[in-house]
RNA sequence: GGUAGAGGCGCAUCGAUUAAGAGUAGACUGCAGGAUAUGUCAGGCAUAGGAGAAUGCAGAAGAAAGGAUGAGAUGCCGAAGAUGUGAAGUUCCUGAAACUUUGCAGGCUGGGGGCAGGAUGAAGAAUCCGGUCACUGUCAUGGCAGACAAUAAUUUUAAGAUUUUGUCUGUGAUGGAGAGCUACU
Repeated sequence: GGUAGAGGCGCAUCGAUUAAGAGUAGACUGCAGGAUAUGUCAGGCAUAGGAGAAUGCAGAAGAAAGGAUGAGAUGCCGAAGAUGUGAAGUUCCUGAAACUUUGCAGGCUGGGGGCAGGAUGAAGAAUCCGGUCACUGUCAUGGCAGACAAUAAUUUUAAGAUUUUGUCUGUGAUGGAGAGCUACU
């Protein structure tokens, strides 16, 4: 260098089911009200409005999207993600902002989890961010204990025992990071 593996509530993607969104939004009717309201924000433009806007109360009827979801399938173990940057698209036009897809970089992160916080969100869901707490896998160093081996040393008539060295197992402690770890080549 190559090949194959391990970590585990392991990672990512896909469609279906179900819950929630929600008795919410929008539209309709009635009463009150009496000039503005809507299209993310600003400007413009457009639409609706004294044939009654915004707003409030009541009635009858009443959605959807994003996101989530046990089991399933596929690809995998820098799986993946953060972050930065380029391109395209969506939102009436321009600018901003937000969102989606995609290319490149990516020596920042070993992994999952609990807790509180922040952003997004209808949300005590979920995702992301950093913080904190233990847990877990891996390697290095070292402590304790046990087993085995030695053609080493001491002792013993010998068996055996002790020490030393090496290997393996178990259990603690400290530390590092995936460009890591293990096996084969």
Lysine riboswitch aptamer from a mouse gut metagenome, 185 nucleotides, folded computationally. The RNAcentral record of the sequence draws on MGnify. The coordinates come from a structure-prediction model, not an experiment, and the mean pLDDT is 78.